This is a predicted structure of a 110-nucleotide RNA (SAM riboswitch aptamer (S box leader)) from Adhaeribacter pallidiroseus. Lineage of the source: Bacteria > Pseudomonadati > Bacteroidota > Cytophagia > Adhaeribacter. The coordinates come from a structure-prediction model, not an experiment, and the mean pLDDT is 78. Of the family's consensus pairs, 94% are formed in the model. Its Rfam family is "SAM riboswitch aptamer (S box leader)". Rfam describes the family as follows. The SAM riboswitch is found upstream of a number of genes which code for proteins involved in methionine or cysteine biosynthesis in Gram-positive bacteria. The SAM riboswitch acts at the level of transcription termination control. The predicted structure consists of a complex stem-loop region followed by a single stem loop terminator region. An alternative and mutually exclusive form involves bases in the 3' segment of helix 1 with those in the 5' region of helix 5 to form a structure termed the anti-terminator form. This entry represents the conserved core of the complex structure involving helices 1-4.
RNA sequence: CACUUAUCAAGAAAGACGGAGGGACUUGGCCCGUUGAUGUCUUAGCAACCCUGGCUGGCAGGGUGCUACUUCCAGCCCCGAACGGUGCACACCGUGGGGGAAGAUGAGGG
Numbered sequence: 001c002a003c004u005u006a007u008c009a010a011g012a013a014a015g016a017c018g019g020a021g022g023g024a025c026u027u028g029g030c031c032c033g034u035u036g037a038u039g040u041c042u043u044a045g046c047a048a049c050c051c052u053g054g055c056u057g058g059c060a061g062g063g064u065g066c067u068a069c070u071u072c073c074a075g076c077c078c079c080g081a082a083c084g085g086u087g088c089a090c091a092c093c094g095u096g097g098g099g100g101a102a103g104a105u106g107a108g109g110g
Stems, first nucleotide, its partner, number of pairs: 001110001003108006013043005021032003026075004044067003048064006071102001076099004082095005
């Protein structure tokens, strides 16, 4: 790096450094940010996957991970009551639900 597989509505913050954008990409929305965000480091915490021990109360240690917003939401497909908007109408758009794609993390193997 690509592949396979499981999960992604729960949970968990302080300090130091630093100084302008950030929430993966793209478009739209929403939000965070000089009352210092994003990021890095330290400490603390959470408990998802794996390993070991113990052994069915669920615990201890370790590896990885995580600690704003559902993976922040939508986009592509399907379903559907009502309402609103555009439209002569078919239909389309917004509000709901499900799936997909993409992404993240773990584990496995190449």